This is a predicted structure of a 389-nucleotide part of an RNA (large-subunit ribosomal RNA, domain III) from Actinobacteria bacterium UBA7524. It was read from a public genome assembly. Its mean pLDDT, the model's own confidence on a scale to 100, is 83. Rfam family: Bacterial large subunit ribosomal RNA. Its family is annotated with structural constituent of ribosome and ribosome in the Gene Ontology. Lineage of the source: Bacteria > Bacillati > Actinomycetota.
Context: one part of a larger RNA
RNA sequence: GAGUAACGAGAGAAACGCGAGAAACGUUUCCGCCGUAAGCCUAAGGGUUCCUGGGCAACGCUAAUCGUCCCAGGGUCAGUCGGGAGCUAAGGCGAGGCCGACAGGCGUAGUCGAUGCACAACAGGUGGACAUUCCUGUACCACCGAUAGCGCGUUAUCACCGAUGGGGUGACGGAGAAGGGUAGCUGGGCCGGGCGUUGGUUGUCCCGGUUUAAGGCUGUAGGGCGUGAGAUAGGUAAAUCCGUCUCACAUGAAGCCUGAGAGCUGAUGACGAGUCGAAUGCGGCGAAGUCAGUGAUCCCAUGCUUUCAAGAAAAACCUCUAGGGAGUUCUAUCGGUGCCCGUACCCCAAACCGACACAGGUAGGCAGGUAGAGAAUACCAAGGCGAUC
Numbered sequence: 001g002a003g004u005a006a007c008g009a010g011a012g013a014a015a016c017g018c019g020a021g022a023a024a025c026g027u028u029u030c031c032g033c034c035g036u037a038a039g040c041c042u043a044a045g046g047g048u049u050c051c052u053g054g055g056c057a058a059c060g061c062u063a064a065u066c067g068u069c070c071c072a073g074g075g076u077c078a079g080u081c082g083g084g085a086g087c088u089a090a091g092g093c094g095a096g097g098c099c100g101a102c103a104g105g106c107g108u109a110g111u112c113g114a115u116g117c118a119c120a121a122c123a124g125g126u127g128g129a130c131a132u133u134c135c136u137g138u139a140c141c142a143c144c145g146a147u148a149g150c151g152c153g154u155u156a157u158c159a160c161c162g163a164u165g166g167g168g169u170g171a172c173g174g175a176g177a178a179g180g181g182u183a184g185c186u187g188g189g190c191c192g193g194g195c196g197u198u199g200g201u202u203g204u205c206c207c208g209g210u211u212u213a214a215g216g217c218u219g220u221a222g223g224g225c226g227u228g229a230g231a232u233a234g235g236u237a238a239a240u241c242c243g244u245c246u247c248a249c250a251u252g253a254a255g256c257c258u259g260a261g262a263g264c265u266g267a268u269g270a271c272g273a274g275u276c277g278a279a280u281g282c283g284g285c286g287a288a289g290u291c292a293g294u295g296a297u298c299c300c301a302u303g304c305u306u307u308c309a310a311g312a313a314a315a316a317c318c319u320c321u322a323g324g325g326a327g328u329u330c331u332a333u334c335g336g337u338g339c340c341c342g343u344a345c346c347c348c349a350a351a352c353c354g355a356c357a358c359a360g361g362u363a364g365g366c367a368g369g370u371a372g373a374g375a376a377u378a379c380c381a382a383g384g385c386g387a388u389c
Base pairs, nucleotide, nucleotide: 012030013029014028015027016026017025031386032385033384034383039366040365041364042363045346046345049344050074051073052072053071054070055069059067060066079140080139081342082341083340084339086117087116091112092111093110097106098105099104121138122137123136124135125134141338142337143336144335145334146333147332148331149330151328152327160324161323165320166319167318168317173307174306175305176304179300180299181298184294185293186292187291188290189210190209191208192207193206194205195203211270212269215265216264217263222258223257224256225255226249227248228247229246230245231244232243234242235241271289274285275284276283277282308311352361353360368380369379370378371377
């Protein structure tokens, strides 16, 4: 320079409260803002920032009784959620092996490795902080044991189990179209409440509610598959499996597989506007809970049609034998077992990446109303904020 610039997009007002002290903290009432977000849930990343009590030196661009700051105490509960005890991709490592003065490089068998495949739990309640984890109710999965029953079998006329082997399946691109449904929403009906401090308001009035899962039974709209017998030189051994050939029967029929949703049950339960008793949290009772319209980017659907550039793998699963093998499949009921890690909180952000409480950046999911082609835009709901002078 100068007590100058600046105090980092933005709406606050009043009353009351705590307090030494209040424009900023708390509560209430108005007002305003966002609302494909400035709401909610998760991945990554962070790591205690979460909650409660206490505190105000420093940090907070001002003050602070407040804080994501300081101090202390507390908080993360799982057979089913995510990961491991299952599988593999790119890629890594790599017994033998090959190469190389050494160091080391490459790589077979193999072994790791999700961003993929497989795989069993839902609703309500509780709560200062966690809940598909705790509690209540109702389920499901795997394995083990017991009991009962229908079968079959006991040495080959092989009951049952069954590969580390064979086969199938898993198993996949792009584009397009038409259906069937559901979530959601809207309206009627129904239930509960209201009747006006100001002209009107017993009415075709106003306000609020009208919620219920997984699982079980059933197997629908739809989609897919020819079936049986015989032969067989291929599938590293075998095969009744797969493939190939022949015959018969069928052709859009039967059968089988798959498959949303609806219905019944789950539920004589839960929830529920309100109301009653308490007045610091708490407890009791509890109505209606139905029909129609609309309607998804969600489900059927990894479907169907079409197309050329022809679009992962492995395990699970099914089947076949090799083999094991004397008791055992199946059904019903009962009992038991179920390990390790994560789980708080932020997550378009003051908690992550940007030296900052930085107008920047950050993968995925949810997606209400009116108008609208629309996830545009405008105004609102649920919810959240009024941005630290």